[in-house]
Molecule: Glycine riboswitch aptamer
Organism: Thiobacillus sp.
């Protein structure tokens, strides 16, 4: 110096699941102690649902103690640690369109670190 790893940031593209009840608040109307209507905005409860922010959990395999077999190398058994993911849980988050949110992928210019 470069490439590969990998981190942020900026541009693209990004799925899934109620237009669900009920109740406060709001706004408009009425026949004004109320009643109705309004997927209109935010909240609260309740069911029901998704998985692709985050988080939880785990298999093979590898480690280390025990025991048991062997001549030894090793092997084999039971719990234990460590270990993945776009698997699973669904805590959180999310479920009309818009917006926001998204793993992930592309693509720009940048930051780093170990080996070699």
């Nucleotide at each position: 110096g470069g490439g590969u790893a990998u981190c942020a940031c900026u541009c693209u593209g990004g799925a899934g699941a109620g237009c669900g009840c009920a109740g406060u608040g709001c706004g408009g109307g009425c026949a004004u102690g109320g009643c109705c209507c309004g997927g209109c905005u935010a909240c609260u409860g309740c069911c029901a649902c998704c998985g692709a922010a985050g988080g939880g959990g785990c298999a093979g395999c590898g480690g280390a103690c025990g025991g048991c077999u062997g001549a030894g190398c090793a092997g084999c058994c039971u719990g234990c640690c460590g270990u993945a993911a776009u698997c699973u849980c669904u805590c959180a988050g999310g479920u009309a369109c818009c917006a926001a949110g998204g793993a992930c992928a592309g693509a720009g210019g940048g930051g780093u670190g170990a080996a070699g």